[in-house]
Context: one part of a larger RNA
RNA sequence: CUGGGCGUAAAGGGAAUGUAGGUGGCGAUAAAAGUCAGGUGUGAAAGCCCGGGGCUCAACCCCGGAACUGCAUUUGAUACUGUAUCGCUAGAGUGCGAUAGAGGAGAGCGGAAUUCCAGGUGUAGGAGUGAAAUCCGUAGAUAUCUGGAGGAAUACCAAUGGCGAAGGCAGCUCUCUGGCUCGCAACUGACACUGAGAUUCGAAAGCGUGGGUAGCAAACAGGAUUAGAUACCCUGGUAGUCCACGCCGUAAACGAUGGAUGCUUGUUGUUGGGAGAGUUAACCCUCUCAGUGACGAAGCUAACGCGUUAAGCAUCCCGCCUGGGGAGUACGGUCGCAAGAUUAAAACUC
Numbered sequence: 001c002u003g004g005g006c007g008u009a010a011a012g013g014g015a016a017u018g019u020a021g022g023u024g025g026c027g028a029u030a031a032a033a034g035u036c037a038g039g040u041g042u043g044a045a046a047g048c049c050c051g052g053g054g055c056u057c058a059a060c061c062c063c064g065g066a067a068c069u070g071c072a073u074u075u076g077a078u079a080c081u082g083u084a085u086c087g088c089u090a091g092a093g094u095g096c097g098a099u100a101g102a103g104g105a106g107a108g109c110g111g112a113a114u115u116c117c118a119g120g121u122g123u124a125g126g127a128g129u130g131a132a133a134u135c136c137g138u139a140g141a142u143a144u145c146u147g148g149a150g151g152a153a154u155a156c157c158a159a160u161g162g163c164g165a166a167g168g169c170a171g172c173u174c175u176c177u178g179g180c181u182c183g184c185a186a187c188u189g190a191c192a193c194u195g196a197g198a199u200u201c202g203a204a205a206g207c208g209u210g211g212g213u214a215g216c217a218a219a220c221a222g223g224a225u226u227a228g229a230u231a232c233c234c235u236g237g238u239a240g241u242c243c244a245c246g247c248c249g250u251a252a253a254c255g256a257u258g259g260a261u262g263c264u265u266g267u268u269g270u271u272g273g274g275a276g277a278g279u280u281a282a283c284c285c286u287c288u289c290a291g292u293g294a295c296g297a298a299g300c301u302a303a304c305g306c307g308u309u310a311a312g313c314a315u316c317c318c319g320c321c322u323g324g325g326g327a328g329u330a331c332g333g334u335c336g337c338a339a340g341a342u343u344a345a346a347a348c349u350c
Base pairs, nucleotide, nucleotide: 003322004321005320006319007304008303012318014201015200016199017198021194022193023192025088026087027086028085029084030083033081034080035077036076037075038074039073040072041071042070049065050064051063052062053061054060091191092188093187094186095184096183097182098181103177104176105175106174107173108172109171110154115149116148117147118146119145120144121143125136126135162169163168206247207246208245209244210243211242215241216240220236221235222234223233258317259316260315261314262313263312266295267294268293269292270291271290272289273288274287275286276285278283299306300305323350324349325348332343333342334341335340
């Protein structure tokens, strides 16, 4: 390389947009590039293969045939692929009419709780633990009442629920704004799928500048525990957690399962639409579309399990794997303020 694979054995890129490229619906016509068939030329000799022959045999040698699966040219075929033209509407998109939603950004507002401050009442404890101690408190704590300050998070509703490409998103109101879904079938007429590079987004932690800091809390200090205790437990406590702007670009970024399309028995919940029958209505039943769960036919799987939300049956495109360690390391390149990220070996060893 031909292969075989990627839920858990090695292996799906963290996610999306999209360039090149690859792939691509139905019908007609044309031409004949691919494709298929025939002819011609060429495809040196030797060798290989087959038949025959010569050395006593064989190796070896000689003769003949076949083969040389290729290339060029020519004559045809036109189903398929490609090309060109014309057309279609089932894919895709637009339009019209509706719904649901913690989707995103900005601004404003609310209540509960913790902490702190001021004042009132009040007196000796409080806090903490397995037990203690450090700690707070007669300079009046804890408790309780009133008032105030400030920051962060939004109980109940709440769900196996909803939205988002993923990361993720939750008090209420307003403004701006993205996407999905359902119904109608008016319009365009294959405009599609995937996507190397590229670009954008991307939890937490971390970094830079400037703010902010109630609670929590790496580091750090003290008290315990212990043989020791650089821990687990306790009392404190700084970065940080929060905001603005700019970096970083990684996670068990997980469904450990790339995207798209089609096909393949069902049962039962739930969310959002639509249609029909019954009914005054509520409601209930039947059918249907889109999502989200449970169980399971066939089938698949090493098994576990998956099973119309496939890990079933197929097609297209991308990414990735190829024994363990060395190693996601070294060197080099690119990126970064740094931390480091990314790309990515070998010797050696089992």
Background
Small-subunit ribosomal RNA, central domain from a metagenome, 350 nucleotides, folded computationally. Rfam family: Bacterial small subunit ribosomal RNA. Its mean pLDDT, the model's own confidence on a scale to 100, is 87.